[in-house]
A computed fold for an 85-nucleotide RNA from a Deltaproteobacteria bacterium, annotated as c-di-GMP-I riboswitch aptamer. Its mean pLDDT, the model's own confidence on a scale to 100, is 86.
RNA sequence: UCCUGCUCAGAGCAAAUUGCGGGAAACCGCAAGACGCAGAGUUACGAGGCUAAAGCCCGAAGGCUAUGCCGGUCGAACCGCCAGG
Numbered sequence: 001u002c003c004u005g006c007u008c009a010g011a012g013c014a015a016a017u018u019g020c021g022g023g024a025a026a027c028c029g030c031a032a033g034a035c036g037c038a039g040a041g042u043u044a045c046g047a048g049g050c051u052a053a054a055g056c057c058c059g060a061a062g063g064c065u066a067u068g069c070c071g072g073u074c075g076a077a078c079c080g081c082c083a084g085g
Base pairs, nucleotide, nucleotide: 002085003084004083005082012037013036017032018031019030020029021028022027035072041078042077043076045075046074047073048070049069050068055064056063057062
């Protein structure tokens, strides 16, 4: 430096759900809680997904749309622990 995650150590994160708060919503923050995670660390860059306040269309119902979100959907970039080869 590269590959791998069968084994070890020390740590780390935290799904569902509940409470409080923020938000139009998606969703997010904090606390409790652990389904899981060897990148479940960071970045919305590519793909994908969610929402649709404002705007536009519409007689209405409703439709379209991200400038709002999702990294615990995949890829990419960056950084990184241990062990083995």